[in-house]
RNA sequence: CAGGCUGGCGGACGGCCGCAGGGCGCCGUUUCUCGGUGCCGUGAGGAACGUCCGGGCUCCACAGGGCAGGAUGGUGGGUAACGCCCACUCGGGGUAACCCGCAGGACAGUGCCACAGAAAAUAGACCGCCGGCCCGCUGGGUGCAUGCAUCAGGAGGGCCGGUCAGGGUGAAACGGUGGUGUAAGAGACCACCAGCGGUCCGGGUGACCGGAUCGGCUCGGUAAACCCCAUCCGGAGCAAGGCCGAACAGGAUGUGUUCGAGGGUUGCCCGCCCGAGCAUCCGGGUUGGCCGCUCGAGCCCGCCGGCAACGGCGGGCCUAGAUGGAUGGCCGUCGCUGGGAAGCGGGUGACCGCUCCCGGUACAGAACCCGGCGUACAAGCCAGCCUGUCCC
Numbered sequence: 001c002a003g004g005c006u007g008g009c010g011g012a013c014g015g016c017c018g019c020a021g022g023g024c025g026c027c028g029u030u031u032c033u034c035g036g037u038g039c040c041g042u043g044a045g046g047a048a049c050g051u052c053c054g055g056g057c058u059c060c061a062c063a064g065g066g067c068a069g070g071a072u073g074g075u076g077g078g079u080a081a082c083g084c085c086c087a088c089u090c091g092g093g094g095u096a097a098c099c100c101g102c103a104g105g106a107c108a109g110u111g112c113c114a115c116a117g118a119a120a121a122u123a124g125a126c127c128g129c130c131g132g133c134c135c136g137c138u139g140g141g142u143g144c145a146u147g148c149a150u151c152a153g154g155a156g157g158g159c160c161g162g163u164c165a166g167g168g169u170g171a172a173a174c175g176g177u178g179g180u181g182u183a184a185g186a187g188a189c190c191a192c193c194a195g196c197g198g199u200c201c202g203g204g205u206g207a208c209c210g211g212a213u214c215g216g217c218u219c220g221g222u223a224a225a226c227c228c229c230a231u232c233c234g235g236a237g238c239a240a241g242g243c244c245g246a247a248c249a250g251g252a253u254g255u256g257u258u259c260g261a262g263g264g265u266u267g268c269c270c271g272c273c274c275g276a277g278c279a280u281c282c283g284g285g286u287u288g289g290c291c292g293c294u295c296g297a298g299c300c301c302g303c304c305g306g307c308a309a310c311g312g313c314g315g316g317c318c319u320a321g322a323u324g325g326a327u328g329g330c331c332g333u334c335g336c337u338g339g340g341a342a343g344c345g346g347g348u349g350a351c352c353g354c355u356c357c358c359g360g361u362a363c364a365g366a367a368c369c370c371g372g373c374g375u376a377c378a379a380g381c382c383a384g385c386c387u388g389u390c391c392c
Stems, first nucleotide, its partner, number of pairs: 001388009011334007019043002022040007045363001049374002052372005057237004064270004069233005074088005089103001090101004104228002109226002111222003126167002128163008137154002140151005175193006194218002196215008241291004250282006262274004298317008335361006342355005
């Protein structure tokens, strides 16, 4: 200097003019506040975003049982809780710093496995290899009268059978190497190796790791297919919910009051509870205000415990609450950064610094509140670490 990994930051100061809500004062209205105005202090984020998970809070229900459904999935911890975080185990990627895992079960059952290939799962015979039978061909031996008969052999074709060791196909073909064996072969058998399973020993809270020994056990993958196993799960959401104020007009039809409509039990069924109104249509009124609302699993600092996530104790701080929805605009200086025909300075050098000119300064914006995850971001900045190149 370049590339990368991890963690963090995400412009600063000043002037002028605005906006929102709060406090104090003045004026008007007028006793209820509202309007105007002056001053003071406050006013977005690391993601306020997506609304994907988990909670708080609020209302409904609380009599349960069964079925269905959803979520999660190594182990141990953290937490209010989680699908999040931390540590570890196993597996995978990278030269490394470091990173990733949708990480239970495929001897409970069912399904699926494209193309290619003979065969894709209690598999399979295309080529090859081997055996038997038949056919004609060939040359050789023997017997006799150069032709015929007979015997063993060779290559070829057909049919039947054996074989999975070799070839070839595939993402995947029923362990690997060597030997025994055989007509040829095969874990068929044997030795070693690899894997799986059983038993035992040692370590660890555990996932798991290390070792010994036995068993030819070596019957593929897929559960981001159904399914099985374990654990968890009531519903709706601040338009929750509560209070105040204003306005209005009822009518028709159907059905029901213990022979019970309708409602609740928030997917369904049974059961249980409430129960006098309910359903449809026509017509009428309103479109306001207040609370909830921001002090909270809060933020900062220090000490202690813990590898860590996190927890405990002590001290300090108060930090937006709009509801057509405020947080903005202009200017100046600086910082950071891209480019430039140039100039100056430093260094042995790779290179570095400064001046000047032209630009850029993202992603995005609260709406009940928290904890996470995911996504975007000036090809911005800072720190630590890893690898490489060049120079001395």
Annotation:
Model confidence (mean pLDDT): 77 of 100. Predicted 3D model of a 392-nucleotide RNA (Bacterial RNase P class A) from Citricoccus alkalitolerans. Its Rfam family is "Bacterial RNase P class A". Rfam's curators write: Ribonuclease P (RNase P) is a ubiquitous endoribonuclease, found in archaea, bacteria and eukarya as well as chloroplasts and mitochondria. It is annotated as a ribozyme. The RNAcentral record of the sequence draws on ENA. Lineage of the source: Bacteria > Bacillati > Actinomycetes > Micrococcales > Citricoccus.